[in-house]
RNA sequence: CUUAUCAAGAGUGGUGGAGGGAACGGCCCUGUGAAGCCCGGCAACCUGCGUGUUUACGCAAGGUGCUAAAUCCGGCGGUAGUGUAUCGAAAGAUGAG
Numbered sequence: 001c002u003u004a005u006c007a008a009g010a011g012u013g014g015u016g017g018a019g020g021g022a023a024c025g026g027c028c029c030u031g032u033g034a035a036g037c038c039c040g041g042c043a044a045c046c047u048g049c050g051u052g053u054u055u056a057c058g059c060a061a062g063g064u065g066c067u068a069a070a071u072c073c074g075g076c077g078g079u080a081g082u083g084u085a086u087c088g089a090a091a092g093a094u095g096a097g
Base pairs, nucleotide, nucleotide: 001097002096003095004094005093006092011039013038014037015036019029020028021027024074025073026072040067041066042065045063046062047060048059049058050057051056071091076088077087078086079085080084
């Protein structure tokens, strides 16, 4: 850079001791214990096997990923309307190339 997905799912564990939710603005979580690490778990993108062979479906779980809140919400644009609702983008995350 390209492409797919992002409203589902997942712990009353151990360790550790003050931060965390990408950034900004909010709003939250947190000594009733944050991040990190270990274990457990979830899912099924790649992968393996089987059926079919164009798409696809099933099983497994080796490589990743994930495990508060919709990607926690917003910013930019469209529509309806002025409290907002909804759709799309941007940005971001993850996989594959």
Annotation:
Predicted 3D model of a 97-nucleotide RNA (SAM riboswitch aptamer (S box leader)) from uncultured Lawsonibacter sp. NCBI's taxonomy places the organism under Bacteria, Bacillati, Bacillota, Oscillospiraceae, Lawsonibacter. Of the family's consensus pairs, 97% are formed in the model. The coordinates come from a structure-prediction model, not an experiment, and the mean pLDDT is 84.